[in-house]
TPP riboswitch aptamer (THI element) from Deferribacteraceae bacterium UBA6793, 91 nucleotides, folded computationally. The source organism's lineage runs through Bacteria, Deferribacterota, Deferribacteres, Deferribacterales and Deferribacteraceae. The model forms 90% of the base pairs in the Rfam consensus. It was read from a public genome assembly, where an Rfam model found it.

RNA sequence: UUAAAACCGUGGGGGUGCCCAAAGCGGCUGAGAUAUACCCCUAAGACCUGAUUCGGGUAAUGCCGACGUAGGGAACGGACAUUUAGCAAGG
Numbered sequence: 001u002u003a004a005a006a007c008c009g010u011g012g013g014g015g016u017g018c019c020c021a022a023a024g025c026g027g028c029u030g031a032g033a034u035a036u037a038c039c040c041c042u043a044a045g046a047c048c049u050g051a052u053u054c055g056g057g058u059a060a061u062g063c064c065g066a067c068g069u070a071g072g073g074a075a076c077g078g079a080c081a082u083u084u085a086g087c088a089a090g091g
Stems, first nucleotide, its partner, number of pairs: 001086005007078004011041004017028003020024001047072003053066004
């Protein structure tokens, strides 16, 4: 000095499934299963489509994997000079 990450502000995007005789502040997975919460905002990391998909597994389910560097997908600004990497100069 450049870029990215981290920090702050405001705004925006998204999902909410399966099971039980008893249905409950219940059980399962998960950051989050309608939560003034959680995650994500240019992206190979939120999420949607493909999908009434394919393989595995479960009490059951996008539960796991493939598909998937797929196609789509919501952002700007600021302060500091913290972290990482590159380049340059000096010792």